Predicted 3D model of a 73-nucleotide RNA (transfer RNA) from a Candidatus Woesearchaeota archaeon. NCBI's taxonomy places the organism under Archaea, Nanobdellati, Candidatus Woesearchaeota. Its mean pLDDT, the model's own confidence on a scale to 100, is 82. It matches the Rfam family "tRNA". It is annotated as a transfer RNA. Gene Ontology term of the family: triplet codon-amino acid adaptor activity.
RNA sequence: GCCCCCUUAGCUCAGCAGGUAGAGCGUGUGACUGUUAAUCACAAGGUCGGCAGUUCGAGUCUGCCAGGGGGCG
Numbered sequence: 001g002c003c004c005c006c007u008u009a010g011c012u013c014a015g016c017a018g019g020u021a022g023a024g025c026g027u028g029u030g031a032c033u034g035u036u037a038a039u040c041a042c043a044a045g046g047u048c049g050g051c052a053g054u055u056c057g058a059g060u061c062u063g064c065c066a067g068g069g070g071g072c073g
Stems, first nucleotide, its partner, number of pairs: 001072007010025004019056001027043005049065005
């Protein structure tokens, strides 16, 4: 220098052909229990790395940039 992949909740990840975002763990509250743990229920928590573009509509498509990983020279 060139090419490929990843970047979504605190963490690990899903999101299948573009239609206003989910799971598990964790956290909080409650139930249960003599107590804790376990179990069960509920809740909070993300404008999807950034900026543009396309579109009626973008986590999803396109471009550029940034961060991480890998390959080639």